[in-house]
């Protein structure tokens, strides 16, 4: 100084003039994602206790948080700036196209060995080591032995299982041991966790009509998502028809924001002080002038800049974004 990468932050300001919204005395008024409707949750309203079955969801270990499928630190593993649908395949069924002999107990592909000699179609027996085929051939290299071969032995080295040690853990270091497909993002088993519905949730005040007809089941019974037991309660369920659709509330002080200190590597939490920053509902911030900031093309002006606007909130996750700025990491030249 380049190039790559990963994280943060800005993405307009300031005044004046008319015009909307909230508050009421002099203020305030859209985003980092508000988008997506993927997760938790906080509130609301219905849900009887208990036990057991289903259904669902998460999955390495720890710790944070109000809670998670998130965050942080750790471990394992790889195709390592980083990423993992990361419990289990000796509890059980299935699957593994195509090719090949053959995808878990393997040989009528090619070979090797021996009957078999001087030499052999063909056939008998032995073998699965080499070569083919394929993601993947019954742990992998070397040696030794075999008739030839094979964990058949030995060395090493991977994986499983055992154990001593360290460690909250998940594992890790060492030592034993001939146990050796692979797929659970396949069914399944294992551990933990889970009522439902949702601001159209719910509440109050006004008004208006038709406190309206039928029809099935029922106290050995029915209700509350399945069964069983106890309690509490007396109705459950379908269809035809009518009125009303307005107002306030719910409605923003919050797991709140900044800032300093203190404990933790870290997420984060103590404690202090200062603040209060949208609340629309036929759904609010728009237009005009002047200055500055940026970009860009030019030495005179012009552009108005990207994705893009709440609707009950808040914690995250994803995804979309011209321009710029910061700050670390890797890798390359060059200078000390």
């Nucleotide at each position: 100084c380049a190039a790559g990468g990963u994280g943060a932050c800005c993405g307009g300001g300031u005044g004046g003039u008319c015009g909307c919204c909230c508050a009421u005395u002099u203020g305030g008024g859209a985003g980092g994602a508000a988008a997506g409707u993927c997760c938790g949750g906080a509130c609301u309203u219905c849900a009887c206790u208990a036990g057991g079955a289903a259904g669902g969801g998460u999955g390495c270990u720890g710790g944070g948080u109000a809670a998670c499928a998130c965050c942080c630190a750790g471990g394992a593993g790889c195709u390592u700036a980083g990423c993992u649908a990361c419990g289990g395949a000796a509890a059980g069924u299935g699957c593994c196209a195509c090719a090949g002999a053959a995808a878990c107990a393997a040989u009528u592909c090619u070979g090797c060995c021996a009957g078999a000699u001087a030499a052999u179609u063909a056939c008998u027996g032995g073998u699965g080591a080499g070569g083919g085929u394929g993601a993947a051939a019954c742990g992998g290299u070397g040696c030794g032995g075999u008739a030839a071969g094979a964990g058949c032995g030995c060395a090493c080295c991977a994986g499983g299982c055992c154990g001593u040690c360290g460690g909250u853990g998940a594992c890790g270091c060492c030592g034993g041991u001939g146990c050796u497909g692979g797929c659970a993002a396949a069914c399944c088993c294992c551990a933990c966790c889970c009522g439902a519905a949702g601001c159209a949730a719910g509440g109050c005040c006004a008004a208006a009509u038709a406190g309206g007809g039928a029809a099935a089941c029922g106290a050995u019974g029915c209700g509350g998502a399945c069964c069983u037991a106890g309690a509490c309660g007396c109705g459950u369920u379908u269809c035809c028809g009518g009125g009303u659709a307005g107002g306030c509330u719910g409605c923003a002080c919050g797991a709140c924001u900044u800032u300093g200190u203190c404990g933790g590597u870290a997420a984060c939490g103590g404690c202090a002080a200062a603040g209060c920053u949208a609340g629309a509902u036929a759904g609010a911030u728009g237009a005009c002038c002047a200055c500055c900031a940026c970009c860009c093309u030019u030495u005179a002006g012009g552009g108005g800049u990207a994705c893009a606007g709440g609707a009950u909130c808040c914690g995250g996750c994803u995804u979309a974004c011209a321009g710029g700025u910061c700050g670390c990491c890797u890798u390359g030249a060059c200078u000390u």